Context: one part of a larger RNA
RNA sequence: CGCAGGAUACCUGAGGGGAGUUCUCCUUAGUACGAGAGGACCAGGAGGAACGAACCUCUGGUGUACCAGUUGUUCCGUCCGGAGCAGAAGCUGGGUAGCCAUGUUCGGUCGGGAUAAACGCUGAAAGCAUCUAAGCGUGAAGCCCACCCCAAGAAGAGGUAUCCCUGAAGGCAUCCCGUAGACUACGGGCUUGAUAGGUCCCAAGUGUAAGCACCGUAAGGUGUUGAGCUUAGGGAUACUAAGGAAGCCGUUUGG
Repeated sequence: CGCAGGAUACCUGAGGGGAGUUCUCCUUAGUACGAGAGGACCAGGAGGAACGAACCUCUGGUGUACCAGUUGUUCCGUCCGGAGCAGAAGCUGGGUAGCCAUGUUCGGUCGGGAUAAACGCUGAAAGCAUCUAAGCGUGAAGCCCACCCCAAGAAGAGGUAUCCCUGAAGGCAUCCCGUAGACUACGGGCUUGAUAGGUCCCAAGUGUAAGCACCGUAAGGUGUUGAGCUUAGGGAUACUAAGGAAGCCGUUUGG
C1' cells in the first nucleotide's frame, strides 16, 4: 500500500514447517523349540542414552561497582574516617535480578486410512491347478491423517460478534516506559493515572558500619549490633515526570 468507511475481539485453514531415534533389564519363561548346548515370538512393566523444547524451584556459572577484606601510592592539613589510581573491575572472598547449563520439567506415544515387499480368500482363461485376469482381505520405523508451530498478499485477499462516524469516527506523531528491541516494529501507560523515577516497607546479598564506652604498653579485642550498607526483585505511596491545549493524516462507489 492492497483486501472500496473505521475500530475491537475471536475464528476458519488452502498451504507450509517441525517432530519421527534407540538401548538395557524384569515378568511371561528357563516355557515353546532343541539330543544337548542354547533359547524365543506374542504380551505386560521398569530404567537409561543421545536429541529437542520450555523454564530458573533446586545444584551451579556469570553477575563492571551490591557488600566485605586487603597491598602500594597520591590527596582530603594531621589522627580517625574516606576518595582517586594501579584494566576500559588494583587484587581477593562472596553475591540479588537477568541471562545461562552442567540444573529442573516435558516430548517422540496411542490410534485411524491407503499401501510396499510378502502372505491369503474366491476364481477362470486352461472341466485340473493357480493370490489375479474380474472381485475381496491381511500387511511396514515408510505415505496421508492424528501431535506441535506459522498461516487470508489464500489478489480466489475468507468468516463471526459488537461498536463508531461526516474536519468526523479513527489513526499517526509527541511524552513516561518495557514482558519488546540494532533502527523500525511490538506491548504497557498518559491525572477518570501506579507507566517510570523518588520515598517507605518487605525479600535477598554481604557479614557485626561509623561514633562512643570498656579491656590491653601495643598490634588488637569486646559491647552497643545480625549492625551498617545495599543494582536490576515483590508491594505501598501522586512527591517528580507523562494531563488539559496544539500539530499531521483521514470526509467514500458503505449504511
The part of an RNA shown here (large-subunit ribosomal RNA, domain VI) has 255 nucleotides and comes from a Candidatus Omnitrophota bacterium. The full RNA is in RNAcentral, with records from ENA. The coordinates come from a structure-prediction model, not an experiment, and the mean pLDDT is 86.